[in-house]
This is a predicted structure of a 476-nucleotide part of an RNA (small-subunit ribosomal RNA, 3' major domain) from a metagenome. Its mean pLDDT, the model's own confidence on a scale to 100, is 80. It matches the Rfam family "Bacterial small subunit ribosomal RNA".
Context: one part of a larger RNA
C1' cells in the first nucleotide's frame, strides 16, 4: 500500500421497518437435475445457470440415434487431357438419397480452331471435432455505485505519499471554505430521445364551431382552420423572485406566480477494473485431431421418455363471484402468397361468395365498467385437469407428435409449514389489446401498448449490499 475483522465513526439503497400482493401446499404450462433409452444432441449451474441460447423440435430446422448410400465431394478456381454434354424422357431396383439401363440433344468458324457446359485426372475442400484455461469480438456481475487516475511540485533511503485528507453540503469527488500543493483526464452532471404545458406554419386520407345541401341513420357532399389531432420549428423552470438560517455553496417555507418546483417523469449513456465468470455452437482465429470418414446425401426415430426433485409461470379454490342477456369507452402495432367489412350455410371451429385496401382513407379489434336477471354457501350454476365420441384448419405428412370447435366426462384443490419474492405514484394490483418468430402451433413465455387504479414509509436498532474515513493484523 491492500484485503479481512462477530473493531469503530458517518452515509446511502424496497435493505430492514411500515404496508399491498405473490411464491412454498393443488391440476397443468414450461426450463433443469436425476433416471431411462439405440438415442434422449450440445452449452448455460450461488448471486450473476434453470419461460436462458431457443423472437416458435411433426418433416426441415438437427447438431443425436438406426439403416441404407456417396468418396475432389454442396460452392468456387487453376492446370491437364478425352468429349457434346448437362439436363430431360421412359423403365427397372428402392422407403428415399442413389445405383443400373434407355430416348432426345450446344453456338460461331477464315475448318487451323475459338466460345459455352458438365463427367474424369491432380491441386486447393470439408468438420456444430477438443481447447473460452492460447484469442478477437461480444455480454453478465459489482453499479448508473462515485468512483479511478495522470503532470508537475512537495515529503520519504525505498516501496509510496500528497493531490483525492480536514469543515460543511450534495443524487454525485456536487459545490464552498480551508490547506504543500497547483492543475488536468476517463466517469457525474449537462448536450440527446419520449413525455407533461404553449405559440407558429401547414391542412390530408384527420378535425367539424358556424353556413348550406342530403339521408332511414353517418363530416355523407358544397364548404372552414376554429376545435381535436397530425409533425417540424421555436418559447418555458433557473432556486430565477420572497422571507428565514449560513462567511460561502446550500438549506428551510402550505411562500408567491406557474401546466410544471428545486435532477419535473421516463428511457438511452455503464470510468480504471473484478470474477483466468459467459460464449471455439452467430461470426472470426492460433494450436491440435478426422479425411472411402469426426466430412456429406436420403429415410425413419430421437430433441415431447417417467418412480422422483427443484425453479419460473398459469388457473383455481369463489358472492368485491360464477353464468345469461343488454350497452359504453383505448393505444400502440400489423395488413397483398396478406388484413378483410358486408351476405349466405353450420350449435361452433370455420366454409362458400363478395367488396375495399400496398393503407392517419379499407381492416384485424378491447376486456374489467355500467345496467339488469339468476344462483344462496354447497365440494356447488365454483373449479376445470383427465378421458370417450363427433368435427375444423394449416400442412406432401398430425400416429409417435399440432392447434382450435361441439356433445359428454367433471379430478385434485376450501387461500397454503419452515421458509422465501416484488412493489414508494398513475408505482402494485387488477383488466383486456398488439407484435415478432411462424405454412400451423403446443405463447400461460419474451417484449411492447393502453383501462381501471390503491396502501403505507415512526425510523436507521437490527439483516443484506455498497461508499468515505479511522483503528488492529502472525494475511498477501
Nucleotide at each position: 500500500u491492500g484485503a479481512c475483522g462477530g473493531g469503530g465513526g458517518c452515509c446511502c439503497g424496497c435493505a430492514c421497518a411500515a404496508g399491498c400482493g405473490g411464491u412454498g401446499g393443488a391440476a397443468c404450462a414450461u426450463g433443469u437435475g436425476g433416471u431411462u433409452u439405440a438415442a434422449u444432441u450440445c452449452g448455460a449451474u450461488g448471486a450473476u445457470a434453470c419461460g436462458c441460447g431457443a423472437g416458435g423440435a411433426a418433416c426441415c430446422u438437427u447438431a443425436c440415434c438406426u439403416g441404407g448410400g456417396c468418396u475432389u465431394a454442396a460452392a468456387u478456381g487453376c492446370a491437364g487431357a478425352a468429349c457434346g454434354a448437362c439436363g430431360u424422357u421412359u423403365c427397372g431396383g428402392g422407403a428415399a438419397a442413389c445405383c443400373g439401363a434407355u430416348u432426345c440433344u450446344c453456338c460461331c468458324u477464315u475448318c487451323g480452331g475459338g466460345g459455352c457446359g458438365g463427367a474424369c485426372u491432380g491441386c486447393a475442400a470439408g468438420g456444430u471435432g477438443c481447447u473460452g484455461c492460447a484469442u478477437g469480438g461480444u455480454u453478465g456481475u459489482c453499479g448508473u455505485c462515485a468512483g479511478c487516475u495522470c503532470g508537475u511540485g512537495c515529503c520519504g533511503u525505498g516501496a509510496g505519499g500528497u493531490g483525492u485528507c480536514g469543515g460543511g453540503u450534495u443524487a454525485a469527488g456536487u459545490c464552498c471554505c480551508a490547506u504543500a500543493a497547483c492543475g488536468a483526464g476517463c466517469g457525474c452532471a449537462a448536450c440527446c430521445c419520449c413525455u407533461a404545458u404553449u405559440g407558429u406554419u401547414a391542412g390530408u386520407u384527420g378535425c367539424c364551431a358556424g353556413c348550406g345541401g342530403a339521408u332511414a341513420a353517418u363530416g355523407c357532399c358544397g364548404g372552414g382552420g376554429a376545435c381535436u389531432c397530425u409533425a417540424a420549428c421555436g418559447a418555458a423552470a433557473c432556486u430565477g423572485c420572497c422571507g428565514g438560517u449560513g462567511u460561502a455553496a446550500a438549506c428551510c417555507g402550505u411562500g408567491a406566480g406557474g401546466a410544471a418546483g428545486g435532477u419535473g417523469g421516463g428511457g438511452a449513456u455503464g470510468a480504471c477494473g473484478u470474477c483466468a465468470a459467459a460464449u471455439c455452437a452467430g461470426c472470426a482465429c492460433g494450436g491440435c485431431c478426422c479425411u472411402u470418414a469426426u466430412g456429406u446425401c436420403c429415410a425413419g426415430g430421437g430433441c415431447u421418455a417417467c418412480a422422483c426433485a427443484c425453479g419460473u409461470g398459469u388457473u383455481a379454490c369463489a358472492a368485491u363471484g360464477g353464468u345469461c342477456g343488454g350497452u359504453a369507452c383505448a393505444g400502440a402495432g400489423g395488413g397483398c402468397a396478406g388484413c378483410u367489412a358486408c351476405c349466405a350455410g353450420g350449435c361452433a371451429a370455420c366454409u362458400g361468395g363478395a367488396u375495399g385496401c400496398g393503407a392517419a382513407u379499407c381492416u384485424c379489434g378491447a376486456a374489467a365498467g355500467c345496467c339488469g336477471a339468476u344462483c344462496u354457501c354447497a365440494g356447488u350454476u365454483c373449479g376445470g385437469a383427465u378421458u370417450g365420441g363427433a368435427g375444423u384448419c394449416u400442412g406432401c405428412a398430425a400416429c409417435u407428435c399440432g392447434a382450435c370447435u361441439c356433445c359428454a366426462u367433471g379430478a385434485a384443490g376450501c387461500u397454503g409449514g419452515a421458509a422465501u419474492c416484488g412493489c414508494u405514484a398513475g408505482u402494485a394490483a387488477u383488466c383486456g389489446c398488439g407484435u415478432a418468430u411462424c405454412a400451423g402451433c403446443a405463447a400461460u413465455g419474451a417484449c411492447g401498448c393502453g383501462g381501471u387504479g390503491a396502501a403505507u414509509a415512526c425510523g436507521u436498532u437490527c439483516c443484506c449490499g455498497g461508499g468515505c474515513c479511522u483503528u488492529g493484523u502472525a494475511c498477501a